A computed fold for a 119-nucleotide RNA from Deinococcus cellulosilyticus NBRC 106333 = KACC 11606, annotated as SAM riboswitch aptamer (S box leader). The sequence is in RNAcentral, with records from Rfam. Model confidence (mean pLDDT): 76 of 100. It matches the Rfam family "SAM riboswitch aptamer (S box leader)". Its family is annotated with regulation of gene expression in the Gene Ontology.
């Protein structure tokens, strides 16, 4: 780099010190932020993924616990498919059928994140 398996809707900074003109995680797009953004180091804070540790007469398991090793902390959303509203045509007494660019709403999914494990 690749492969598998979880998870990705919950929570945490308008703190301090540099540095910078581009950023919001790779495309594309749309919105958005921006010389006070953003990034880097500090500190402060989330959160049981693993590991230890409590818990237990013992073992698993269930819990719990920032002690260790990641990971996170102020905006992000869609992309591809399936259904459904909602429109549009067509037939029509009730209704039915075909389409659906765009929007809305639910699955699923790719892509991409982080963890563990394996190569």
């Nucleotide at each position: 780099c690749u492969c598998u398996u979880a998870u990705c809707c919950a929570g945490a900074g308008u703190c301090g010190g540099c540095g910078c003109a581009g950023g919001g995680a790779a495309c594309u797009g749309g919105c958005c932020c921006g010389c006070a953004a953003c990034g880097c180091c500090g500190c402060a804070g989330c959160a049981a993924c693993c590991g230890g540790c409590c818990c237990u007469c013992a073992u698993c398991a269930c819990g719990g616990u920032a002690c260790g090793g990641u990971g996170c902390u102020c905006a992000c959303c869609a992309g591809c498919c399936c259904g459904a509203a909602c429109g549009a045509c067509c037939a029509c007494g009730a209704u039915g059928g075909u389409c659906c660019c765009a929007u809305u709403c639910g699955g699923g999914g790719a892509c991409g994140a982080u963890a563990a494990g394996a190569g």